[in-house]
Context: one part of a larger RNA
RNA sequence: CUGGGCGUAAAGCGCGCGUAGGCGGCCGAGUCAGUCAGGUGUGAAAUCCCCGGGCUCAACCUGGGAACUGCAUUUGAUACUGCUUGGCUCGAGUCCGACAGAGGGGGGUGGAAUUCCAGGUGUAGCGGUGAAAUGCGUAGAUAUCUGGAGGAACACCAGUGGCGAAGGCGGCCCCCUGGAUUGAGACUGACACUGAGGUGCGAAAGCGUGGGGAGCAAACAGGAUUAGAUACCCUGGUAGUCCACGCCGUAAACGAUGUCAACUAGCCGUUGGAUCCAUUUAAGGGUUUAGUGGCGCAGCUAACGCGAUAAGUUGACCGCCUGGGGAGUACGGCCGCAAGGUUAAAACUC
Numbered sequence: 001c002u003g004g005g006c007g008u009a010a011a012g013c014g015c016g017c018g019u020a021g022g023c024g025g026c027c028g029a030g031u032c033a034g035u036c037a038g039g040u041g042u043g044a045a046a047u048c049c050c051c052g053g054g055c056u057c058a059a060c061c062u063g064g065g066a067a068c069u070g071c072a073u074u075u076g077a078u079a080c081u082g083c084u085u086g087g088c089u090c091g092a093g094u095c096c097g098a099c100a101g102a103g104g105g106g107g108g109u110g111g112a113a114u115u116c117c118a119g120g121u122g123u124a125g126c127g128g129u130g131a132a133a134u135g136c137g138u139a140g141a142u143a144u145c146u147g148g149a150g151g152a153a154c155a156c157c158a159g160u161g162g163c164g165a166a167g168g169c170g171g172c173c174c175c176c177u178g179g180a181u182u183g184a185g186a187c188u189g190a191c192a193c194u195g196a197g198g199u200g201c202g203a204a205a206g207c208g209u210g211g212g213g214a215g216c217a218a219a220c221a222g223g224a225u226u227a228g229a230u231a232c233c234c235u236g237g238u239a240g241u242c243c244a245c246g247c248c249g250u251a252a253a254c255g256a257u258g259u260c261a262a263c264u265a266g267c268c269g270u271u272g273g274a275u276c277c278a279u280u281u282a283a284g285g286g287u288u289u290a291g292u293g294g295c296g297c298a299g300c301u302a303a304c305g306c307g308a309u310a311a312g313u314u315g316a317c318c319g320c321c322u323g324g325g326g327a328g329u330a331c332g333g334c335c336g337c338a339a340g341g342u343u344a345a346a347a348c349u350c
Base pairs, nucleotide, nucleotide: 004321005320006319007304008303012318014201015200016199017198021194022193025088026087027086028085029084030083031082033081034080035077036076037075038074039073040072041071042070049065050064051063052062053061054060091191092188093187094186095185096183097182098181103177104176105175106174107173108172109171110154115149116148117147118146119145120144121143125136126135162169163168206247207246208245209244210243211242215241216240220236221235222234223233258317259316260315261314262313263312266295267294268293269292270291271290272289273288274287275286276285277284299306300305323350324349325348332343333342334341335340
């Protein structure tokens, strides 16, 4: 090396794009590189194996054979693979019509609510808790009405609903823009799949510069609780949360399930499209297609469970695992302003 695995036992990179590489549809023709067959040469001897012989046996020594699974060359075979060439349309893609959507970026705008400010009414409490206290209030609070300021988030609709590769995306309007789905034809003609490196995106927190700051709220302060209470509860409260630009690059980044393709009983819901039937319309039913859910046969599974959205049956390619601790640590490299990230051991120990 050959093995077995990766939903929960160790193990799917957070997600895309894509280089090398690997791998690749149908029908011909050529070639004969791989592949297969035969011949020839070579593959030293010893060793190994087989049949004999010699030391009383054996080890050991020794004769012969086989073998040396290889390499070179040559003559052939041509199914498969490769290469060259011609063609095809089912894979893939392009054009056209239709269509759903919180997909992304930018700009504008709306109402409710909280807080604050000004004014009116009004008077002794308010707030908070298990109970309290800190706190606020006669310098007029809480409550209530009017006006104003400002920031952030968008109730109902709302749905195992939708969109996106993932992270994620939710008031309304406008502009720019990506992808999907569906229908009938036309076109290109294998252009495909995967993808080591690479590259881009990537929640929250955090960092840099400059803004902004209503509410909430690490840290912090006070009040309680308690044996203590560096907590849970309460009153406050700064970073932060928000915006712009630039970093960081992590997560229970989860379906703990890589991507692509094919095949394999059914039943019930739901979203988008097409089509047919019926109907005055609406509601409805059938077929089909792309999603998204609940059951379930076969099969799989240690069990739980999965079950056409597979964890079933197969193929292609990548990633990863190999007892626990030490340790996702040390050292070194690379990246980062830092925090740290990434790659990644060993001694020792059970």

The prediction has a mean pLDDT of 91.
This is a predicted structure of a 350-nucleotide part of an RNA (small-subunit ribosomal RNA, central domain) from a metagenome.
It matches the Rfam family "Bacterial small subunit ribosomal RNA". Rfam links the family to the GO terms structural constituent of ribosome and ribosome.